Model confidence (mean pLDDT): 82 of 100. The RNA shown here (transfer RNA) has 71 nucleotides and comes from a Deltaproteobacteria bacterium. The RNAcentral record of the sequence draws on ENA. It matches the Rfam family "tRNA". From the family's description: Transfer RNA (tRNA) molecules are approximately 80 nucleotides in length. Its family is annotated with triplet codon-amino acid adaptor activity in the Gene Ontology.

[in-house]
């Protein structure tokens, strides 16, 4: 230099055009003499910039980061 893959809550993940899922974490409550477990509710995320589209995490282009390969 070229190619491929992956970027999503604090952490780990799903979704692949139409409200972004689940677990964990955190907060409040219930339960308990207290703690733990369990239950309920809530908080919190699509790597960045453009384009296409009625509508983009998703498709296209260009970056950035990480990993792998080729030279």
């Nucleotide at each position: 230099g070229c190619g491929c893959a992956u970027g999503u809550a604090g952490u780990g993940u799903a979704a692949c055009g139409g409200u972004a899922u689940c677990a964990u974490a955190c907060a409040a409550g219930c339960c308990u003499c207290c703690c733990a477990u369990g239950c309920u509710u809530g908080u919190g995320a699509c790597c960045c910039g453009g384009g296409u589209u009625c509508g983009a995490c998703u498709c296209c282009c260009g970056g950035c980061a990480u990993g792998c390969g080729c030279a």